The RNA shown here (transfer RNA) has 72 nucleotides and comes from a Candidatus Shapirobacteria bacterium. Taxonomically the source falls in Candidatus Shapironibacteriota (Bacteria, Bacteria candidate phyla). Its Rfam family is "tRNA". It was read from a public genome assembly.
RNA sequence: GCCGAUGUGGCUCAGUGGUAGAGCACGUCUUUGGUAAAGACGGGGCCAUGGGUUCGAUUCCCAUCAUCGGCU
Numbered sequence: 001g002c003c004g005a006u007g008u009g010g011c012u013c014a015g016u017g018g019u020a021g022a023g024c025a026c027g028u029c030u031u032u033g034g035u036a037a038a039g040a041c042g043g044g045g046c047c048a049u050g051g052g053u054u055c056g057a058u059u060c061c062c063a064u065c066a067u068c069g070g071c072u
Stems, first nucleotide, its partner, number of pairs: 001071007010024004018055001026042005048064005
């Protein structure tokens, strides 16, 4: 330099056009003599950034950024 993959709550990941979910973690409560475990409820992300298409974009297209991999 060229090509490709990935980017979504604190972490690991799902979601492939119709205003975003799970597990773990965190907080409160129940239970226990107390802890752990278990159960219930709750807070937290407008989806890497900027444009475009569309009535509507996390999703499709383009550019940029970051990380990883391959080729030279």
The coordinates come from a structure-prediction model, not an experiment, and the mean pLDDT is 81.